[in-house]
RNA sequence: AGUGGUGAAUGCGAGUUGGCUGAGCAGAUCGCCUCAUAAGCGAUUGGUUAUGGGUUCGAGUCCCAUCACCACUA
Numbered sequence: 001a002g003u004g005g006u007g008a009a010u011g012c013g014a015g016u017u018g019g020c021u022g023a024g025c026a027g028a029u030c031g032c033c034u035c036a037u038a039a040g041c042g043a044u045u046g047g048u049u050a051u052g053g054g055u056u057c058g059a060g061u062c063c064c065a066u067c068a069c070c071a072c073u074a
Stems, first nucleotide, its partner, number of pairs: 001073007010026003019057001027045006050066005
């Protein structure tokens, strides 16, 4: 320098042919339990889906550019 892939909450991470609401686990907070802590149980808390634009009645999903990371080629 070129090609391809990935990008979702504090972390991990599902997301179907584009169709009402971005699941779940961990974390955090509160409560129950306990002499107390942990464990366990219950509730609560959560999102500009990397950034910008396009297509569409409608985009996490399709298209383009950029950025970051990874792999491969030179």